The prediction has a mean pLDDT of 81.
Predicted 3D model of a 474-nucleotide part of an RNA (small-subunit ribosomal RNA, 3' major domain) from an uncultured prokaryote.

[in-house]
Context: one part of a larger RNA
RNA sequence: UGACGGGGGCCCGCACAAGCGGUGGAGCAUGUGGUUUAAUUCGAUGAUACGCGAGGAACCUUACCAGGGCUUAAAUGUAGAACGAUCGGGGUGGAAACACCUCCUUCUUCGGACGGUCUGCAAGGUGCUGCAUGGUUGUCGUCAGCUCGUGCCGUGAGGUGUCGGGUUAAGUCCCAUAACGAGCGCAACCCCUAUUUCUAGUUGCCAGCGGGUAAGCUGAGGACUCUAGAGAAACUGCCAGCGUAAGCUGCGAGGAAGGUGGGGAUGACGUCAAAUCAUCACGGCCCUUACGUCCUGGGCCACACACGUGCUACAAUGGUCGGUACAGAGGGCAGCUACCCCGCGAGGGGAUGCGAAUCUCUAAAAGCCGGUCUCAGUUCGGAUCGGAGUCUGCAACUCGACUCCGUGAAGCUGGAAUCGCUAGUAAUCGCGCAUCAGCCAUGGCGCGGUGAAUACGUUCCCGGGCCUUGUACA
Numbered sequence: 001u002g003a004c005g006g007g008g009g010c011c012c013g014c015a016c017a018a019g020c021g022g023u024g025g026a027g028c029a030u031g032u033g034g035u036u037u038a039a040u041u042c043g044a045u046g047a048u049a050c051g052c053g054a055g056g057a058a059c060c061u062u063a064c065c066a067g068g069g070c071u072u073a074a075a076u077g078u079a080g081a082a083c084g085a086u087c088g089g090g091g092u093g094g095a096a097a098c099a100c101c102u103c104c105u106u107c108u109u110c111g112g113a114c115g116g117u118c119u120g121c122a123a124g125g126u127g128c129u130g131c132a133u134g135g136u137u138g139u140c141g142u143c144a145g146c147u148c149g150u151g152c153c154g155u156g157a158g159g160u161g162u163c164g165g166g167u168u169a170a171g172u173c174c175c176a177u178a179a180c181g182a183g184c185g186c187a188a189c190c191c192c193u194a195u196u197u198c199u200a201g202u203u204g205c206c207a208g209c210g211g212g213u214a215a216g217c218u219g220a221g222g223a224c225u226c227u228a229g230a231g232a233a234a235c236u237g238c239c240a241g242c243g244u245a246a247g248c249u250g251c252g253a254g255g256a257a258g259g260u261g262g263g264g265a266u267g268a269c270g271u272c273a274a275a276u277c278a279u280c281a282c283g284g285c286c287c288u289u290a291c292g293u294c295c296u297g298g299g300c301c302a303c304a305c306a307c308g309u310g311c312u313a314c315a316a317u318g319g320u321c322g323g324u325a326c327a328g329a330g331g332g333c334a335g336c337u338a339c340c341c342c343g344c345g346a347g348g349g350g351a352u353g354c355g356a357a358u359c360u361c362u363a364a365a366a367g368c369c370g371g372u373c374u375c376a377g378u379u380c381g382g383a384u385c386g387g388a389g390u391c392u393g394c395a396a397c398u399c400g401a402c403u404c405c406g407u408g409a410a411g412c413u414g415g416a417a418u419c420g421c422u423a424g425u426a427a428u429c430g431c432g433c434a435u436c437a438g439c440c441a442u443g444g445c446g447c448g449g450u451g452a453a454u455a456c457g458u459u460c461c462c463g464g465g466c467c468u469u470g471u472a473c474a
Base pairs, nucleotide, nucleotide: 001474002473003471004470005469007468008467009466010465011464012463013462015458016457019421020420021419022418023417026312027311028310029309030308031307032306033305034303035302042053043052064298065297066296067295068294069293070292076122077121078120079119080118081117083115084114088103089102090101091100092099093098106113107112124287125286127285128284129283133281134280135276136275137274138272140270145184146183147182148181149180150179151160152159153158164175165174166173190264191263192262193261195232196231197230198229199228200227201226205221209219210218211217235258238252239250240249241248242247314414318373319372320371321370322369323368324367330361331360332359335354336353339350340349341348342347380411385406386405387404388403389402390401391400427450428449429448430447431446432445433444
């Protein structure tokens, strides 16, 4: 100087407490361990692995296994040599890859071009090492810290500044001060959102006027909504109280918004030899008729078991049937499809609009109004299984999703323990997108609808910051 302490002081955080809803029990989905297997490819492993890499494993992907092939090879360049083929068509073997046989076959300005074959050089490797590395990432932590120049103090390591008194979300600011300044962080500058003004008016809008059975459908209109560009607005600016100041308090004013208005992006010096050689790049090592590469089939989906994360439930604040209302944000041409017909349905057959503020996906659902069920393993719950189908795709056996009929398991609120959340949040309800032929999506990322309870407080648990103290630790 650090680190540590079941030392002290001060302070903070959904850390505890106060609340609300979960997990742990059931069934299923998914990931992992284990076991099994020819293979169940590899990586990730307390917090910081386990719906993680994977934002799509039937083939492909694919890295794994079995079997069958190729050896300058899948691609490209260059040099040399011989050649007129190669490609393509047909046949045989085959699961295919591939092998064999056969047919046809160049252009030319004669320099060559083109094409494969052979030879040489360059290949290829998801093989090893993340403890050789770059780059990227997680975590402490959006915590308030980490440092430097000069000066001063100390023999020196080093200290001071950065401490002290206040204050703040903040090393934020003020005062004091052997320190005076500065840098990286904090904050602000950026984006979205909440109010408003101006500009603009189609595909959006419709107040008043005309037409129309009705529908912004049409004429007209820019007022309004909205769209999207430029501004305004919030700064403790004003008032009162407290305070030297910084600042704090106020059911204070004004204001759409008040003390960081709400959210996002943004992650200091560093820590964990943290993660990744399988995104990529790269040093070293290793393989070279194979650890390269092509193909068929299988596997990554196995199943006595254990754990994590989820979905659906156990019901009446509910189930079911009928009627009826209101979003936002996105996507669409090998696409989204109105409308009509067929089918109980998944869907099929026609057909039209739209590269989309125009057409379409698009029905929002919870909600509201009625009917029914009356506490039961039930009109709860839907696993599992049988049958019949639809769609995608070369192909749904291993191993797809969906539909219809039947079947109707466990489950009556879950032990010890444990998680999330402080407001448009939790809880609850549906909608969209990426990947994608299809989909094992209950996942991920977004969007809006309805919409709470509680916080006395900081003794305790966990993590963190500052000062101080002890130490036989570095």
The full RNA is in RNAcentral, with records from ENA.
Its Rfam family is "Bacterial small subunit ribosomal RNA". Gene Ontology terms of the family: structural constituent of ribosome and ribosome.